[in-house]
Context: one part of a larger RNA
RNA sequence: GGCGUAUGGUGGAUGCCUUGGCUCUAAGAGGCGAAGAAGGACGUGGUAAGCUGCGAUAAGCUGCGGGGAGCUGCACACAAGCAUUAAAUCCGCAGAUUUCCGAAUGGGACAACCCAGUACACUGAAGGUGUAUUAUCCGAAAGGAAGCCAACCCAGGGAACUGAAACAUCUAAGUACCUGGAGGAAAAGAAAACAAACGUGAUUUCCUAAGUAGUGGCGAGCGAAAAGGAAACAGCCCAAACCAGAGUGGCGUGCUGCUCUGGGGUUGUAGGACUACUUUUAGAAAGCAACAUCAAACUGAACCUUCUGGAAAGUUGGGCCAUAGCAGGUGAUAGCCCUGUAGGUAGAAAUUGUUGUGGACGUGUAGUAUCCUGAGUAAGGCGGGACCGGAGGAAUCCUGCCUGAAACUGCCGGCACCAUCCGGUAAGGCUAAAUACUCCUUAGAGACCGAUAGUGAACCAGUACCGUAAGGGAAAGGUGAAAAGCACCCCAAACAGGGGAGUGAAAUAGUACCUGAAACCGUGCGCCU
Numbered sequence: 001g002g003c004g005u006a007u008g009g010u011g012g013a014u015g016c017c018u019u020g021g022c023u024c025u026a027a028g029a030g031g032c033g034a035a036g037a038a039g040g041a042c043g044u045g046g047u048a049a050g051c052u053g054c055g056a057u058a059a060g061c062u063g064c065g066g067g068g069a070g071c072u073g074c075a076c077a078c079a080a081g082c083a084u085u086a087a088a089u090c091c092g093c094a095g096a097u098u099u100c101c102g103a104a105u106g107g108g109a110c111a112a113c114c115c116a117g118u119a120c121a122c123u124g125a126a127g128g129u130g131u132a133u134u135a136u137c138c139g140a141a142a143g144g145a146a147g148c149c150a151a152c153c154c155a156g157g158g159a160a161c162u163g164a165a166a167c168a169u170c171u172a173a174g175u176a177c178c179u180g181g182a183g184g185a186a187a188a189g190a191a192a193a194c195a196a197a198c199g200u201g202a203u204u205u206c207c208u209a210a211g212u213a214g215u216g217g218c219g220a221g222c223g224a225a226a227a228g229g230a231a232a233c234a235g236c237c238c239a240a241a242c243c244a245g246a247g248u249g250g251c252g253u254g255c256u257g258c259u260c261u262g263g264g265g266u267u268g269u270a271g272g273a274c275u276a277c278u279u280u281u282a283g284a285a286a287g288c289a290a291c292a293u294c295a296a297a298c299u300g301a302a303c304c305u306u307c308u309g310g311a312a313a314g315u316u317g318g319g320c321c322a323u324a325g326c327a328g329g330u331g332a333u334a335g336c337c338c339u340g341u342a343g344g345u346a347g348a349a350a351u352u353g354u355u356g357u358g359g360a361c362g363u364g365u366a367g368u369a370u371c372c373u374g375a376g377u378a379a380g381g382c383g384g385g386a387c388c389g390g391a392g393g394a395a396u397c398c399u400g401c402c403u404g405a406a407a408c409u410g411c412c413g414g415c416a417c418c419a420u421c422c423g424g425u426a427a428g429g430c431u432a433a434a435u436a437c438u439c440c441u442u443a444g445a446g447a448c449c450g451a452u453a454g455u456g457a458a459c460c461a462g463u464a465c466c467g468u469a470a471g472g473g474a475a476a477g478g479u480g481a482a483a484a485g486c487a488c489c490c491c492a493a494a495c496a497g498g499g500g501a502g503u504g505a506a507a508u509a510g511u512a513c514c515u516g517a518a519a520c521c522g523u524g525c526g527c528c529u
Base pairs, nucleotide, nucleotide: 001528002527003526004525005524006523007522008521009520015514016478017477020449021448022446023445024444025443026442027441028440029438030437031148032147039101040100041099042055043054044053046078047077050074051073061095062094063093064092065091066090070082071081072080106115107114108113116134117133118132119131120130121129122128123127136145137144138143152183153181154180155179156178157177163170167217193200194199204231205230206229207228214222215221235430236429237428238374242263243262244261245260246259247258248257249256250255251254268408270373271372272371273370274367275366276365277364287357288356289355290354291353292352297345298344299343303318304317307314319336320335321325327339328338329337379403380402381401382400383399384398385397386396389415410425411424412423413422414421465472466471485513488500489499490498491497
C1' cells in the first nucleotide's frame, strides 16, 4: 500500500410523518373609497428586537348576547396584576376611538415632512396652543366624481416570433399588449329576421348539422348558416298625427310660427290620429305590515377486564349505544376516554326572502282615405373594414370623402341584376332568465403532492440576497409520550468538546437531536505484497 472483515466519523439519501400546497364541488358574496380606501410609515407592552393585534382611549374602550375558572397573543422567563357565580381572560354582534402618508384634496415637498389663511376658544402682552374649515371638475342647488381591486364583459387602438418546410398575399390573430368603461354578471334582444311555395316567430347558451357548404399563392390553412334536439323564456316605452295649457314672436287682432309641459299614441291581416258607438280586466316598483332567514352558543347514547408493554386504543373474556361506526386527539390501532358527530333547542340588531297591502299602466267595434308613422337618413360612387366569403359574378352589415331619395298606390329584403311571388316595416330607446368568471367566505371531495415534490414561499418569503433601475429571487420541516432539556463529580482555559453519574422504553433520542444509504476519512484484526 492492497483485499477482506469488524467498528466508528462524515454525509443527509431512503422510509415514515404533515402544519402547507394543488385541482374541484355546493352554497354565499361579487366590491372598497372624500363619513378618507387599497397599501404603507411611525408609534403602542413592566422588561419588548421581530411577528400578530391595535392607534395618543394604541396586544386595547363601551353596550348587548354567549360562556364559566382560570387569565395577561406568538412566547414555555421574571416581575406586577386581573378573576373565581355581583364572574376575568375568551367568543359573537353593534358602536366609540382610529397619529402621519397615500385619490390625498389649504399651499408646498425628495411619501409618511415643511409652511399658511379664516373663525372660535384658552392664555396678562408679545407670542403660542387647541378645534373647525380652506383642492379641482360637473351641477341652479341638493349633491356627485376622483383612487384601488383576481378573473369574467364591452368598446377604441393593435404587433411580432411562428406556419407556409424560403417568402411577399395568407397565417399566427383581431391573439398578446396598451387605453377607456361597466356590472354582479356584461353584451345581445322583441324582425325593414329566417325560410321556400310548407312554414317558423326577440335574444343568449349547449348538442347536432360539420370539419359539411364554402373560402384559400385553391398552398399552408381558415371555416359558417338554416333545419333538428335541449336550457331558459317576457315583453315593452318613446318621436309623430290630434287635443289642452303656459311662455314668446309675427302680422291683416284672431289667425299663426317657435319653445316647454300634460294628455294621446306605438303597428304590417298595416296601425294610429280623426268621426260615431261600446266596455272595465291582467297586477311592476317604492313604502307599510306579518312571517321566515342569519351569530357566538346549549343539549347530545354507550365499557369493564386478562396478558404483553415505558404507555393499551393491541390481545383475552364478557357487555353496551347507534337518526351518532364522519373526523380529530389521547404514551401503539378507541362507536362506548376527550373534542365531537346524528338528532334536537335557543337566537338581538342589521340583512335577505316570502306573503299581504299598495296601484304606474291597461278595452273593443264600425266608418272614412283628411293627417301621422324616426333625413343629410336609405341608396349610389370612390377608399377601407366586418361576415365562411382574400374584389370576386358579390348580395348583406359598418363608414372616411363626394353625391343624395320615396312618403303606404310608399319603402327594405329573399347572395350580381330584372320580373313575378313570398317575408318584413330601417334610419329612437328599455328589457329578467338560461351564459362567463372567482381576489374572497363557509362546508366538503380527491386512483392529487408529501419537503430537490406540492405554490416562488409547510419555516417571520416575495424575505435574505443580486441589479442604477425595470426586474430577478433562494435555501431552510421532524428530540421525546412528557423537558423529565443531564443536579453533582472529573479532564480541559471559570472555553469548546468529552468521560462518569442521573432522567428516560430508548441518549448510537442530548436541542449540530426520528430513521440515518452512498461517495469520502479513520481505527482493530486477518491475509497478501